[in-house]
């Protein structure tokens, strides 16, 4: 590093260090010396994996579905994934704005290679 698979409108921030950047890309619009990214301590959201439990299915596992938990393993705690980007649609009527739906791209997660 590539492929599958889900999810991605909700959730949660203090202190310390550092010393110019930061929001993947592009373009906007933001955030930032009232100290950003980053690290590090402590909290906290959340529940994807793993724990449990019940249904269903199996000969029995596997395996789904729902629920609980949150000491384990990630995740994450500005803005929808901050918007848009590419297509098709509606409305609109002059190529604009708005709206839906998918695409691609990107985060996380769990399983392959």
């Nucleotide at each position: 590093u590539u492929c599958u698979u889900a999810u991605c409108a909700a959730g949660a921030g203090a202190g310390g260090u550092c010393g110019a950047g930061g929001g993947a890309a592009u373009g906007g619009c933001c955030c930032u010396g009232u100290g950003a990214c980053g690290c590090c301590u402590c909290a906290g959201c959340a529940a994807c994996c793993a724990g449990c439990a019940a249904u269903a299915a199996u000969a029995a596992c596997a395996u789904a579905u729902u629920g609980c938990c949150a000491a384990g393993g990630u995740g994450c705690u500005a803005a929808u994934u901050c918007c848009a980007u590419c297509a098709a649609g509606c409305u609109a009527u002059u190529u604009a704005u708005g709206c839906u739906u998918g695409g691609u791209a990107g985060a996380u997660a769990a399983g392959a290679a």
SAM riboswitch aptamer (S box leader) from Peribacillus huizhouensis, 113 nucleotides, folded computationally. The sequence was found by an Rfam model in a public genome assembly. It matches the Rfam family "SAM riboswitch aptamer (S box leader)". Its family is annotated with regulation of gene expression in the Gene Ontology. Model confidence (mean pLDDT): 81 of 100.